RNA sequence: GUAAUCAGCCGGACGGUCGCGUUUUAGUAUCGAUAUGAUACUAAACCGAGGAAAGUCCGGGCUCUGUGGGUAGAUCGCCAGAUAACACCUGGGCUUCAGAGGAGCGAUCCUCUGUUGACGGCCAGUGCCACAGAAAACAAACCGCCGCUCUUUUGAGCGGUAAGGGUGAAAAGGUGGAGUAAGAGCCCACCGCGUUGGUGGUAACACGAACGGCACGGUAAACCCCGGUUGGAGCAAGGCCAAGUAAGCGGCGAGAGCACCCACCUCGAUCAAGACGCCGCGGGUAGGCUGCUAGAGAGUGCGAGUGAUCGCACUUCGAGAGAAAUGACCGUCACGGUGGUUUAUUCCACCGGACAGAACCCGGCUUACAGGCUGAUUACGCAC
Numbered sequence: 001g002u003a004a005u006c007a008g009c010c011g012g013a014c015g016g017u018c019g020c021g022u023u024u025u026a027g028u029a030u031c032g033a034u035a036u037g038a039u040a041c042u043a044a045a046c047c048g049a050g051g052a053a054a055g056u057c058c059g060g061g062c063u064c065u066g067u068g069g070g071u072a073g074a075u076c077g078c079c080a081g082a083u084a085a086c087a088c089c090u091g092g093g094c095u096u097c098a099g100a101g102g103a104g105c106g107a108u109c110c111u112c113u114g115u116u117g118a119c120g121g122c123c124a125g126u127g128c129c130a131c132a133g134a135a136a137a138c139a140a141a142c143c144g145c146c147g148c149u150c151u152u153u154u155g156a157g158c159g160g161u162a163a164g165g166g167u168g169a170a171a172a173g174g175u176g177g178a179g180u181a182a183g184a185g186c187c188c189a190c191c192g193c194g195u196u197g198g199u200g201g202u203a204a205c206a207c208g209a210a211c212g213g214c215a216c217g218g219u220a221a222a223c224c225c226c227g228g229u230u231g232g233a234g235c236a237a238g239g240c241c242a243a244g245u246a247a248g249c250g251g252c253g254a255g256a257g258c259a260c261c262c263a264c265c266u267c268g269a270u271c272a273a274g275a276c277g278c279c280g281c282g283g284g285u286a287g288g289c290u291g292c293u294a295g296a297g298a299g300u301g302c303g304a305g306u307g308a309u310c311g312c313a314c315u316u317c318g319a320g321a322g323a324a325a326u327g328a329c330c331g332u333c334a335c336g337g338u339g340g341u342u343u344a345u346u347c348c349a350c351c352g353g354a355c356a357g358a359a360c361c362c363g364g365c366u367u368a369c370a371g372g373c374u375g376a377u378u379a380c381g382c383a384c
Stems, first nucleotide, its partner, number of pairs: 001380010012333007020048002023045009050355001054366002057364005062234004066264006073230005078092004093119001094117001097114007120225002125223002127219003142165002144161007173191005192214001193212004198207003238290004248281006255267003270275002297316008335352006
């Protein structure tokens, strides 16, 4: 210098003309009959989207629903931290697979790089494991190996065995030896695994020791078990005002207030023969104000921490909105691409600029995105 990957950031600037929208002010017209009125139009001024405003997948704030406990349901699940909270984030542990290197006769182990992980539990119980295969879980024996008997040979029968072969995603510990008729944890050493206690660590876990001949195949994104969290509905929440809730029809008559249960609390269980109450249908209204945007806000500096993040100080923050405005053109500059040109990214011409669109508000995740900037790592090239 180029390319790739990862992380973070930006997502054109200035001026003019026209257009769109909220708000405020002014004017005109109409309504209205006094008020700082309403509506429409016009003018002016100020202001007018994002890094994802998106998907609505998680977590909260806020609001209503009477309170508490339990169950069901839902959801989460290595450990620690961080946080308002989380299925996010940070750090750590273990683990899967691949590559490279190393140690060992070997099983296997160690290191590095990348990568996987719904990462509590299948020694509580139950279920399932296709095809192939002898056998798929209180093991089994197809070929083989060995012994005995029979047989002229090939071979047959009975028994032993599980080293070797074969099947499979998976075959009941592995390697090396000793041993044997052949073999086998039958025995020994090591490796792996399990149990116990020790040391280190907040912990997950790690390390080394003793013991155990190996018992415990896999599957919980199978039922299930264990532990944590959790009621539901949502700004069309909710509050105030205005208008309306008519007539009629059907059901029910003591329960209603969070799916079920329990406890407490609140309201109701009436008059008395068609009213009343509740539910459903029917029909009515769908206007105004508020909630509403200064907030777990943003930036800079300093400090604490490996980090997520936190503390302090200073500065700073003009959409609030109705199914909904935020755009277009021109000029200059910047940026990118192509072509020509030049000693020279020197000059000229043409072309291009994405994804997308606030609607109560925040924290995340995921997805979309022209072009550009910064840093780290890796590879290659050049120079010293």